Predicted 3D model of a 522-nucleotide part of an RNA (small-subunit ribosomal RNA, 5' domain) from an uncultured bacterium.
Context: one part of a larger RNA
């Protein structure tokens, strides 16, 4: 000099920051991931304009009817508005913590002739034609309860064939041309496989839907260098090292398997212990270099413990799913339920870390045609001198050098222009009065913060100063106490009767809403 700091004293404003480093301990509560009726059948409310439409009236009439009124109940049909269920899309995003990890985890350069990519964007093309099913509901039947059997119905962009099929996939081929290269690309030629779904509107269209070309964007693997600390750890290694063959995968790979080889790693420090997420930064240093990785940004790991795999474009999924463990609730003892290293909050545990707050108004994200809904993401207020800036606690004048207090050689000094006396100022705080920007998407409407911020006015010095030192080192000295005792202390050392080092005073200094300690780092 610095800190995510704690701990004594003291504490006026106000901005911007920041806040469990400890048990990766256990969790009441409550919110954090919904959302689409314009994919579906339904239910259920409410209305009522249209259609059909009995009774009835009223008017015409060629007596066949035809027009007007009406509009019960029933029926379709339509609009609202609300939805368990089914289908979509989305929960793989965004938030947390840093246990694990010495590792291709991270940084930084390359590659992939070995890859995928939902939503966007772009390019060419299609979307015939059929089918059986089930959820909701009805029934009934088991169970304390989650919940679940059995029987009947029913839809769809759900779900299965069929058909159509290249510019697409595989296979066998040709050919140009590149390459360091297992090959890559064009172009071609046989064979063969593979598609779909409607949805709004009167309608022009809009939204989707299936195969494809190209992109973008995000993953995926591969490899050079670099990345703590121990030799009181020297050998390590059997899917081990490598080949052939298949398997698996988006894709290479002993990643797996089966067969053949006997290799692979190591003092340039393998194995094995230990400690530890890595980085951009950060602190400090004149550099070099030490130290560190709170907060913000990147990547990785994890999500009660261990293992699994399912579903998807995309996970082996914090707020899904199954298995085992621990552990905690509920049970009618048969059986079940959970997972705050999400946001608040609550035990503990500690030297120590905040509200069970307000809104989506704005930025971003999820679904949606939109309207809009969700959104402890975010934007905000609260709390806490945790840090950092900044203001302010008055200014001038005032010697009778006032009183009182310290010393005192008793004359005087010294607190001290300091008060108090006078004359001004009103920042901040206080109150009154106005009052935003943030809001943009046609217009229109829309602010949690907030009546905040800012303006203006009122009044009155009025409401606001402490802490630490004072022997050197180090800026700052005297009295009294006390007597090697009581204690001081960072080092060197002070105290045994005149202590400038201890206690109080009075006086100085130094910082100042802080001031000192204490720890840790350079």
């Nucleotide at each position: 000099g610095a800190u995510g700091a704690a701990c004594g004293c003291u504490g006026g404003c106000g901005g911007c920051g920041u806040g469990c480093c400890u048990a990766a301990c256990a969790c009441a509560u409550g919110c954090a991931a919904g959302u689409c009726g314009a994919a579906c059948a339904g239910a259920g409310u409410c209305g009522u304009u249209u259609u059909g439409g009995a009774a009835a009236a009223u008017c015409c009439u060629u007596c066949g009817g035809g027009a007007u009124u009406g509009g019960a109940a029933u029926u379709c049909u339509c609009g609202a508005c609300u939805u368990a269920g089914u289908g979509g899309c989305g929960g793989a995003c965004g938030g947390g913590u840093g246990a694990g990890u010495a590792a291709c985890g991270c940084g930084u350069g390359a590659g992939c002739a070995a890859u995928c990519u939902g939503c966007c964007u772009u390019u060419a093309a299609g979307a015939g034609g059929g089918g059986g099913a089930u959820a909701a509901c009805a029934g009934u039947c088991g169970g304390a309860a989650a919940c679940g059997g059995c029987u009947g119905c029913u839809a769809a962009u759900a779900c299965c064939g069929c058909a159509u099929a290249a510019a697409g996939c595989a296979u066998c081929g040709a050919a140009a041309c590149c390459g360091c290269a297992u090959g890559a690309u064009u172009u071609u030629g046989a064979u063969g496989c593979c598609a779909a779904a409607g949805g709004a509107g009167c309608a022009a269209u809009c939204c989707g839907c299936u195969u494809u070309u190209a992109g973008a964007u995000g993953a995926g693997c591969u490899c050079g260098c670099g990345u703590c600390u121990g030799a009181u750890u020297a050998g390590c290694u059997g899917g081990u090292u490598g080949g052939c063959g298949g398997g698996g995968u988006a894709a290479c790979g002993g990643c797996c398997c089966a067969c053949c080889a006997a290799g692979g790693c190591g003092a340039c420090g393998a194995u094995c212990a230990g400690u530890a997420g890595c980085c951009g930064g950060a602190c400090u240093g004149a550099g070099a270099g030490g130290u560190u990785g709170a907060a913000c940004g990147g990547c990785c790991a994890c999500a009660u413990u261990g293992g699994g795999a399912c579903u998807g474009a995309g996970a082996c999924a914090c707020g899904g799913c199954c298995c085992a463990g621990a552990c905690u609730c509920c049970u009618a003892c048969g059986g079940g339920a959970g997972g705050c290293a999400g946001c608040a909050g609550u035990g503990g545990g500690g030297a120590a870390u905040a509200u069970u707050g307000c809104g989506c108004a704005a930025u971003g994200g999820g679904g949606g045609a939109a309207a809009c809904c969700c959104u402890g993401a975010c934007g905000c207020a609260g709390c806490a001198a945790c840090g950092c800036c900044g203001c302010g606690u008055g200014a001038u004048u005032g010697a009778a050098g006032a009183a009182g207090g310290c010393c005192u050689u008793c004359g005087g000094g010294u607190u001290g222009u300091a008060a108090a006396g006078a004359u001004c100022u009103u920042u901040a705080a206080u109150c009154a009065g106005g009052g935003a920007c943030g809001a943009a998407a046609c217009a229109a409407a829309u602010g949690a913060c907030g009546g905040u911020a800012c303006c203006u006015g009122a009044a009155g010095a009025a409401u606001a100063a402490g802490c630490u030192c004072c022997g050197g080192c180090u800026a700052a000295c005297u009295a009294c106490g006390u007597g090697c005792c009581a204690g001081c202390a960072g080092c060197c050392g002070c105290g045994g009767u005149a202590a400038u080092a201890c206690g109080u005073a009075g006086g100085g200094a130094g910082c100042a809403a802080g001031c000192g300690u204490u720890a840790u780092c350079c």
RNAcentral holds the full RNA, with entries from ENA and SILVA.